[in-house]
RNA sequence: ACGGCUUAGAGUUUGAUCCUGGCUCAGAUUGAACGCUGGCGGCAGGCUUAACACAUGCAAGUCGAGCGGUAGCAGGUCUUGCUCCCAGGCGUCGAGCGGCGGACGGGUGAGUAACGCGUGGGAAUCUACCCAGUAGCGGGGGAUAGCCCGGAGAAAUCCGGAUUAAUACCGCAUACGCCCUACGGGGGAAAGCAGGGGAUCUUUCGGGACCUCUUUCGGGACCUUGCACUAUUGGAUGAGCCCGCGUGAGAUUAGCUAGUUGGUGGGGUAAAGGCCUACCAAGGCGACGAUCUCUAGCUGGUCUGAGAGGAUGAUCAGCCACACUGGGACUGAGGCACGGCCCAGACUCCUACGGGAGGCAGCAGUGGGGAAUAUUGCACAAUGGGCGCAAGCCUGAUGCAGCCAUGCCGCGUGUGUGAAGAAGGCUUUCGGGUUGUAAAGCACUUUCAGUGGGGAGGAACAGGUAGCGGUUAAUAACCGUUACCCUUGACGUUACCCACAGAAGAAGCACCGGCUAACUCCGUGCCAGCAGCCGCGGUAAUACGGAGGGUGCAAGCGUUAAUCGGAAUUACUGGGCGUAAAGCGCGCGUAGGUGGUUAGUUAAGCGAGAUGUGAAAGCCCUGGGCUUAACCUGGGAACUGCAUUUCGAACUGAUUGACUAGAGUACAGUAGAGGGAGGUAGAAUUUCAGGUGUAGCGGUGAAAUGCGUAGAGAUCUGAAGGAAUACCAGUGGCGAAGGCGGCCUCCUGGACUGAUACUGACACUAAGGUGCGAAAGCGUGGGGAGCAAACAGGAUUAGAUACCCUGGUAGUCCACGCCGUAAACGAUGUCUACUAGCCGUUGGAAGAUUUGAUCUUUUAGUGGCGCAGCUAACGCACUAAGUAGACCGCCUGGGGAGUACGGCCGCAAGGUUAAAACUCAAAUGAAUUGACGGGGGCCCGCACAAGCGGUGGAGCAUGUGGUUUAAUUCGACGCAACGCGAAGAACCUUACCACCCCUUGACAUCCUCAGAACUUGUUAGAAAUAACUUGGUGCCUUCGGGAAUUGAGUGACAGGUGCUGCAUGGCUGUCGUCAGCUCGUGUCGUGAGAUGUUGGGUCAAGUCCCGUAACGAGCGCAACCCUUGUCCUUAUUUGCCAGCACGUAUGGUGGGAACUCUAAGGAGACUGCCGGUGACAAACCGGAGGAAGGUGGGGACGACGUCAAGUCAUCAUGGCCCUUACGACCUGGGCUACACACGUGCUACAAUGGCAGGAACAGAGGGACGCGAAGCCGCGAGGUGUAGCUAAUCCCAGAAAACCUGUCGUAGUCCGGAUUGGUGUCUGCAACUCGACUCCAUGAAGUCGGAAUCGCUAGUAAUCGCGAAUCAGAAUGUCGCGGUGAAUACGUUCCCGGGCCUUGUACACACCGCCCGUCACACCAUGGGAGUGGAUUGCACCAGAAGUAGUUAGUCUAACCUUCGGGAGGACGAUUACCACGGUGUGGUUCAUGACUGGGGUGAAGUCGUAACAAGGUAGCCCUAGGGGAACCUGG
Repeated sequence: ACGGCUUAGAGUUUGAUCCUGGCUCAGAUUGAACGCUGGCGGCAGGCUUAACACAUGCAAGUCGAGCGGUAGCAGGUCUUGCUCCCAGGCGUCGAGCGGCGGACGGGUGAGUAACGCGUGGGAAUCUACCCAGUAGCGGGGGAUAGCCCGGAGAAAUCCGGAUUAAUACCGCAUACGCCCUACGGGGGAAAGCAGGGGAUCUUUCGGGACCUCUUUCGGGACCUUGCACUAUUGGAUGAGCCCGCGUGAGAUUAGCUAGUUGGUGGGGUAAAGGCCUACCAAGGCGACGAUCUCUAGCUGGUCUGAGAGGAUGAUCAGCCACACUGGGACUGAGGCACGGCCCAGACUCCUACGGGAGGCAGCAGUGGGGAAUAUUGCACAAUGGGCGCAAGCCUGAUGCAGCCAUGCCGCGUGUGUGAAGAAGGCUUUCGGGUUGUAAAGCACUUUCAGUGGGGAGGAACAGGUAGCGGUUAAUAACCGUUACCCUUGACGUUACCCACAGAAGAAGCACCGGCUAACUCCGUGCCAGCAGCCGCGGUAAUACGGAGGGUGCAAGCGUUAAUCGGAAUUACUGGGCGUAAAGCGCGCGUAGGUGGUUAGUUAAGCGAGAUGUGAAAGCCCUGGGCUUAACCUGGGAACUGCAUUUCGAACUGAUUGACUAGAGUACAGUAGAGGGAGGUAGAAUUUCAGGUGUAGCGGUGAAAUGCGUAGAGAUCUGAAGGAAUACCAGUGGCGAAGGCGGCCUCCUGGACUGAUACUGACACUAAGGUGCGAAAGCGUGGGGAGCAAACAGGAUUAGAUACCCUGGUAGUCCACGCCGUAAACGAUGUCUACUAGCCGUUGGAAGAUUUGAUCUUUUAGUGGCGCAGCUAACGCACUAAGUAGACCGCCUGGGGAGUACGGCCGCAAGGUUAAAACUCAAAUGAAUUGACGGGGGCCCGCACAAGCGGUGGAGCAUGUGGUUUAAUUCGACGCAACGCGAAGAACCUUACCACCCCUUGACAUCCUCAGAACUUGUUAGAAAUAACUUGGUGCCUUCGGGAAUUGAGUGACAGGUGCUGCAUGGCUGUCGUCAGCUCGUGUCGUGAGAUGUUGGGUCAAGUCCCGUAACGAGCGCAACCCUUGUCCUUAUUUGCCAGCACGUAUGGUGGGAACUCUAAGGAGACUGCCGGUGACAAACCGGAGGAAGGUGGGGACGACGUCAAGUCAUCAUGGCCCUUACGACCUGGGCUACACACGUGCUACAAUGGCAGGAACAGAGGGACGCGAAGCCGCGAGGUGUAGCUAAUCCCAGAAAACCUGUCGUAGUCCGGAUUGGUGUCUGCAACUCGACUCCAUGAAGUCGGAAUCGCUAGUAAUCGCGAAUCAGAAUGUCGCGGUGAAUACGUUCCCGGGCCUUGUACACACCGCCCGUCACACCAUGGGAGUGGAUUGCACCAGAAGUAGUUAGUCUAACCUUCGGGAGGACGAUUACCACGGUGUGGUUCAUGACUGGGGUGAAGUCGUAACAAGGUAGCCCUAGGGGAACCUGG
């Protein structure tokens, strides 16, 4: 090792939220590949693709101690040398015979879904070599290769003849054991070789010496040792066979099978068996998935994971299969044989064309394929194998080396010190910051690499000598063992150690928007590009590219591919199905699954123990060895499994018996649109007939089509016919669901209630199966009143294949038969049990009772509310969506698609079963806040209405658009641009155009030098400017100089009305002076959020009151401020004058301070008082008093925010751009143009008026470069003139309308004044382009304005004049001022805008939203398709190589037998059976392709409509049928 330990999430749907749900990421891993980079070592690994084809070399030989022999080589003799010859070799050995081994080792994974593999069992077997036992090893024979001779052939090779050996071959003998047997018997073996001995025997066979004897060497017999041989038994090892269980996917593969299943006889095998054959029987397999198709070698293990699992099967190990493809046998112990044979086929090579040879999926290597995978290396030193007695030989097994960062592990690329924080880079707010102790410098060290030197272990053997032991007769030989000697290393320049020199030779890669650690600058400008997901880029990009900096890992780092994880996202552990995907439309019922109480038995499941097995390696634990680690190694644990066996008996099962609580039966009742059949009733519609009767009826938003004078409609009577059943009628009843409704009769199913008896688990669910099943639709035959798809006509409309109207056919109805679908819904499967209550209602039962139309209890249904609990929420809640149990069905992102193909069903329509490619990063549910609605409620506003006056028509003014132009500068564009910026363009302004001209500049600061500044005049020029010229030498001073100014020069810089208001500040408009907008704390909700702020009243108001899980508060409202209206106090000049006085007469003067006014301060108004209403409130209505009454009138004041609203041309400002010009100056021109269109105004069209005359009454302003009086001149504009005025003093300044008088008399006029001609005035350097005004003359359009549209509610509209700003001059504009001075408001239905509450929503850029379909174009994948081409397979038939088996007198034939004739046996040949390749025909499956064609998806933008989302403008949707460009429309 067990206990312990061990389980992580994030981004992305939305305006935001919660859920569901997919996609993506962070981790680990790999036989990897690619990109960039690369110092060393150790240990591993290295064709995953073409089981594609292979050049060359090697990978299986060995034995002479089996044999005949000895080619070549070595030796000897002879020879100068070669040749010949010799020994036949205790050298070697080619070829050959013979033995053993080539069935091991090595490779590969094509085939195989199988007893192939894994695991556990079994019986009917074989096993060479090895071990042990028993018994043998006697005696003969005939051949043959080689060699030699001859022949054929290119070769491979083959044929004939002669001769020869064996451990080759064949008989005979023997047979313990062995085999067969009918139990009598029968059958069957063998081989020798090598060594030693010489005491014993023998022969002389050979050689030498020799006359013989004798001696020596060799051989034989004999003895002995070793190896071999034969028969047999047992073992070991290896192999064969059988069985249980396990071991992929597809049912769009449901039926398969004739040797098939079994038996008997026979054959065959080492062995059981249909393994084969003959006969007999008709079986066998399959929904627990047969058969078929596709895919795949299996396992130990490996990767991942907390685990369960999932994926995988490289290296190592076990098994299997294969060896170019297919078939076949031979030999052998073992094969149907990788480096054997035969045949067929494809391919390659040789050839003399006759014929031959070959098989790298052995090791290297080559070509090819591929993203991709190495050397034609060394050695048998070690380990192992084959042969051999042995030495030894062979061994691409193996041991090593080489290549490759392919992986794992280890080491290094220096260490310390070092702030002037160097230089350089980058950045900057210009101060600095950062790179950074980093570098340099100084002081050290030397691992690794380099050079030189030393140096283990892997070596044990074998051989020799000596000793000891065994064997033996033996001191010989042989074997074993001990000692000594000698000897064997591919790796290898080994590991390791020492010395030397010098920081010396050694760092990269990816990333830096979030996830995810790490930020700035520049370039680019929806381009180039990035991207794992979300997404980034359209001029200030932390997201692209570069740089600086940073982060992470590191000799590697990233990317890609792949697996597991995260993913509880297939859920056994561990999910769901009301609305998100998901309950079959509903029953019955088969298999299956599950099953009440009790007793006994059993022991299948279950629990415990034991035994066997679960190979080794690996994982894990613990030791050991390499300096460490990786790695190697010892031991252990584990291997969760299987089998056998022994116990146990609670539970489940099985079995035997019993029970009654589940279920059912019998009896008596009850309610009911339950079902089927037949009959019958009344009302109504329609039609027909008749009567009365006359002009319309009908229909609609309005109409028309239609009907009607041939008499409709209306009304009365009668008849016919079909369909449906008002009221009762009810979240009432019945049924399984669909569904069922007048009344009566018949037949019939189920439910409920009550009490008793009986059966005794008979039950629940339900795959397949089977039945029922709305509407529409189909078939046949009827029927047909009304209604009504289609169709026709009329309307509506841009169109209207619709909505509306008039008609109208199928159909709707009946009978029989199909179809089998619906939003067939409670979107909720069936059954059982349990779990608070309250209130209804239907059908029963029991009890109480006041007898009531009452109450209580209980039961079966059917509703509402509600607790716990559940739920994402909504909601459900004893009729569960709660808590549990049993069984079935279904789901796994959106689209493609409920589609295609195939099958089944159907007459058809179609139904059912049911994919994939491709595409997107979402699609969906519930709830929230807004916004919106041709939704609802309440309320307000000159919003409408009621009124008054205008605009739109005319002329002119002015602004804009457009056009024009050298330029007509620029901006503003619905309300909220257009008499706006501009409170005033002749020059200037001015920004525009043309020409001329300047370049540190017209303007600012700094530096240097020089000079007063300035100015007169002339000339040229359009002027700016240029040239010449005149006058003039300044101010202060401490005498150094300074200030101001001018000129010249230099560079920093100036300058820009150039761009961006979508980079900005500031300012402004607008909703809107609308009543709203928020916060803190608390509470509710998982949360977004809600509450407060809603509700009842009230108000101009979120104003106030009441209520209230809210209580308070802030910004807004109101008030405070200014002005105006009344009064008071104070003050009295320039204003005033009641009373007094003077005065020609004007508050002129004295005087006054009363009044008016002025300008300071106060008072006053608060719903305070009264009545009513209201809720005892807030408040409202009415009244009193009061100058004023409910905010007294007016103004200033504009919440949170919206519109990327407006302004870079007021100003300021980031960035960009120009710099002899996009800056500056000058002259002239333009902004003033003119076919036209629009806005805003003025004047009019007239008599409420015009003209003429007369004569009244304001307010508020302005005035010194100014207002300018009186007087005089001019018709007048004006001129002249100067008084007065620094203004309550003087001036502008005469107000006008109104009033009085006269005239005009409804006309293009005595209206209207444009236009034009002429004369003048004024301003100004200058009125030509282009000013205003005067006078004379002229006298246009216009007679009250179409559609449409604007303002205004009281001192308002309307009308009348006056003033001011700007300004030299130039208002019909603008801003102010006063005079005169109305009408109307019933009211909130409608239009517009706004506020609050509520509702729906598919909108959130918020309806100017979203969004559907056809068509057109481009691209992509896919279905159909006459067919075409391949692959595979079934059936039928032909064919039949090699081989085996059977048959066979055609041929040949050594051993044995023989009666010598022959026989037995064998070989060749022939033939039969089986069979590979091949062929023909016909089917199935599958792949590719195919003119044309169908739909689908995506696409920047296009065409037609607007179907859906709001009541989406005809509510939508489901099924079905018909129709239509399309979305769609219509019927049921």